[in-house]
Context: one part of a larger RNA
RNA sequence: UGUAGGAAACUUGAGAGGAGCUGUCCUUAGUACGAGAGGACCGGGAUGGACACACCUCUGGUGUACCGGUUGUCGCGCCAGCGGCACCGCCGGGUAGCUAUGUGUGGAAGGGAUAACCGCUGAAAGCAUCUAAGCGGGAAACGAACCUCAAUACCAGGACUCCCUAUCAGAGCCGUUAUAGACUAUGACGUUGAUAGGCUGGGUGUGGAAGUGCGGCAACGCAUGAAGCUAACCAGUACUAAUUGCUCGACCGG
Numbered sequence: 001u002g003u004a005g006g007a008a009a010c011u012u013g014a015g016a017g018g019a020g021c022u023g024u025c026c027u028u029a030g031u032a033c034g035a036g037a038g039g040a041c042c043g044g045g046a047u048g049g050a051c052a053c054a055c056c057u058c059u060g061g062u063g064u065a066c067c068g069g070u071u072g073u074c075g076c077g078c079c080a081g082c083g084g085c086a087c088c089g090c091c092g093g094g095u096a097g098c099u100a101u102g103u104g105u106g107g108a109a110g111g112g113a114u115a116a117c118c119g120c121u122g123a124a125a126g127c128a129u130c131u132a133a134g135c136g137g138g139a140a141a142c143g144a145a146c147c148u149c150a151a152u153a154c155c156a157g158g159a160c161u162c163c164c165u166a167u168c169a170g171a172g173c174c175g176u177u178a179u180a181g182a183c184u185a186u187g188a189c190g191u192u193g194a195u196a197g198g199c200u201g202g203g204u205g206u207g208g209a210a211g212u213g214c215g216g217c218a219a220c221g222c223a224u225g226a227a228g229c230u231a232a233c234c235a236g237u238a239c240u241a242a243u244u245g246c247u248c249g250a251c252c253g254g
Base pairs, nucleotide, nucleotide: 005163006162007161010158011157015149016148017147018146021049022048023047024046025045026044027043033038051106052105053104054103055102059100060099061098062097066093067092068091069090070089071086072085073084074083075082076081112142117137118136119135120134164253170248171247172246173245174190175189176188177187178186195241196240197239198237199236200235201234202233205229206228211224212223213222214221215220
């Protein structure tokens, strides 16, 4: 932009893509078979490998916005307590998110038409013959089935609801934003509001704050006290910001 009125939301599936793998063990059964040695088809069950998709509960990684320890130096007048710089100074941990080596799931089953091949009936050719007429079986290949996309599939599909009361269906601009993201787009929300921030509570992490008291010559230890602090997490709460508005949009459709 089209899909011959305008919308919102729901779909059909022409077509396209993906997947398609396989080991070992148990059982059937030491059965069939075989002199023995050995040793099945068919069927049932279990557990793996590689691969693919999804996810972060667990196990880990990362986590330069969290917590702690610590060295040198500079600063906050000094002590104490903090801050800057030194690869995040170094070191020990670690939330969310993202992740694999972690977790879950998948390949199937059952049908169709067939290949090689195996058959039934059967003439040409009184026999024989799977084939000439006719009818069956038969593979990870083929077409469906499973998963994903899909009506610009121009034969442009279907169905439901709303609107065409001169201001209404709906959309955009603008703002707060994230399950989205280079921009755009997409999603949520805009006071009839929990959209983001803040605050409160919780969780998680760290690991016992500062100050004070007590003990010790001191380094330091103990108590107050599972303390203090705590990012991206979970709730609640209008304190702050989403104000007011503006624009487009069909004239009942041969």